[in-house]
């Protein structure tokens, strides 16, 4: 270098890295030539900026919301608290208690309206690595949206029993 085992740490714009792009070294070349650019090998560098998101299983899918930037966050693979479907467990189902349907997920029925908000990074500054691409780290600072968070309208509140009164 690879493989296998064991342990430990590590995650959700998350990890990865065969295309791309950028760097450094090398090799052939080319031009109108004191500079421009091509092609090939090796190596390394980039390859998501937060917000928001879990009832338990299985199956199918392949996943919310804006920032910034302009060959880029681009393109690939993997995974994800996404969405549907069935089961289970919960909560509502206008006064109690039980099944059943319905709906939804612990702030637990559906719709629709309007209101909200110290986001990060870009940027600017500094300090350290690195030849370099960059790459960690402090400091100022502003700016979003939504299926987030409130606040109000409308609609639904069903069907069979039990107990009491």
């Nucleotide at each position: 270098c690879u493989g296998c085992u064991c342990g430990a740490u590590g995650a959700a714009g998350c990890g990865c890295c065969a295309g791309g792009a950028c760097u450094g070294a090398u090799g052939c070349g080319g031009c109108g030539a004191u500079g421009c650019g091509g092609c090939g090998u090796c190596a390394g560098u980039c390859g998501a900026c937060g917000a928001g998101g879990a009832g338990a299983g299985a199956g199918c899918u392949g996943a919310u919301c804006g920032a910034a930037a302009c060959a880029c966050u681009c393109g690939g693979c993997g995974g994800a608290u996404g969405g549907c479907u069935c089961u289970c467990c919960g909560g509502c189902c206008u006064g109690a208690c039980c099944g059943g349907a319905g709906u939804c997920g612990u702030g637990a029925c559906g719709u629709c309206a309007c209101c909200g908000a110290c986001a990060a990074a870009g940027c600017c500054u500094g300090c350290g690595g690195g030849u370099g691409a960059c790459c960690g780290c402090g400091g100022g600072g502003a700016c979003a949206a939504a299926g987030c968070g409130g606040u109000g309208g409308c609609g639904a509140c069903c069907c069979g029993g039990u107990a009491u009164c």